[in-house]
A computed fold for a 71-nucleotide RNA from a Gammaproteobacteria bacterium, annotated as transfer RNA.
RNA sequence: UCGGGGAUCGUCUAAUGGUAGGACGACUGACUCUGGAUCAGUCAAUUGGGGUUCGAAUCCCUGUCCCCGAA
Numbered sequence: 001u002c003g004g005g006g007a008u009c010g011u012c013u014a015a016u017g018g019u020a021g022g023a024c025g026a027c028u029g030a031c032u033c034u035g036g037a038u039c040a041g042u043c044a045a046u047u048g049g050g051g052u053u054c055g056a057a058u059c060c061c062u063g064u065c066c067c068c069g070a071a
Base pairs, nucleotide, nucleotide: 001070002069003068004067005066006065007064010024011023012022013021018054025043026042027041028040029039030038047063048062049061050060051059
């Protein structure tokens, strides 16, 4: 330099163009003499910018970062 792949709650991982979900975690409550375990609830995310569309995590263009391959 060229080609390919990837980026989603604190972490891991889903999501036919149509309510962004689950697990772990954290917090609150129940239970308990206390803690743990268990149960219930809450918190929390689409890598940046632009475009297409009634509607974009998803499609298109572009930037950043990471991985693989070729030279």
The organism belongs to Gammaproteobacteria, within Bacteria. The sequence is in RNAcentral, with records from ENA. It matches the Rfam family "tRNA". Gene Ontology term of the family: triplet codon-amino acid adaptor activity. The family's RNA type in Rfam is transfer RNA.